A computed fold for a 94-nucleotide RNA from Pullulanibacillus camelliae, annotated as Glycine riboswitch aptamer.
The model forms 90% of the base pairs in the Rfam consensus.
[in-house]
RNA sequence: AUGAUAGCAUGGGGAGAGAGCGUGUAUGUUGACGACGCCGAAGGAGCAAGCCGUAAAUAGCGAAUCUCUCAGGCAAAAAGACUCUUGCUAGACG
Numbered sequence: 001a002u003g004a005u006a007g008c009a010u011g012g013g014g015a016g017a018g019a020g021c022g023u024g025u026a027u028g029u030u031g032a033c034g035a036c037g038c039c040g041a042a043g044g045a046g047c048a049a050g051c052c053g054u055a056a057a058u059a060g061c062g063a064a065u066c067u068c069u070c071a072g073g074c075a076a077a078a079a080g081a082c083u084c085u086u087g088c089u090a091g092a093c094g
Stems, first nucleotide, its partner, number of pairs: 005090005011084003018036001021034003037074003043070001044068003050061002
């Protein structure tokens, strides 16, 4: 500073998938236990190009709303990646 970008705070937007089944009857029922079905947008994990390296490779680094579904979730609410407003802080290039 007509401030790339990042962090924090504030207020909005914000999807998907059984208010399923059985046991139990203790009323605690948005729960406990059991067997299944399903979802991806907390978190976590996997990797393409590329980078590194090599005689060549292996190994290593390496993104996502992709993939997995460990975790989480499957009425509403809450949560929610991501995104917008406002404020504060740091601040690259110039």

Rfam family: Glycine riboswitch aptamer. Its family is annotated with glycine biosynthetic process in the Gene Ontology. It was read from a public genome assembly, where an Rfam model found it. The organism belongs to Pullulanibacillus, within Bacteria. Model confidence (mean pLDDT): 76 of 100.